């Protein structure tokens, strides 16, 4: 320098080829318990890496860029 992959909640990851963003764990609150842990319940938590474009509508399509990884040179 070129090609490919990844980027979504605090962490690990789904999201089935455009139509309301989700799960598990963690944290918070409550119940239970003499207390803690465990267990059960509840609600909360997001600029979907950034910018621009296409579209009535974009996490998803297109372009440019950023960070990390792999391969080639």
């Nucleotide at each position: 320098g070129c090609a490919c992959c990844a980027u979504u909640a605090g962490c690990u990851c789904a999201g089935u080829u455009g139509g309301u963003a989700g799960a598990g764990c963690a944290a918070u609150u409550g119940a239970c318990u003499c207390u803690u842990a465990a267990u059960c319940a509840a609600g909360a938590g997001g600029u979907c890496c950034u910018c621009g474009g296409u579209u009535c509508g974009a996490a998803c399509c297109c372009g440019a860029g950023a960070u990390g990884g792999u391969g080639c040179a």

A computed fold for a 73-nucleotide RNA from an uncultured Clostridia bacterium, annotated as transfer RNA. Its mean pLDDT, the model's own confidence on a scale to 100, is 80. Its Rfam family is "tRNA". By type it is a transfer RNA.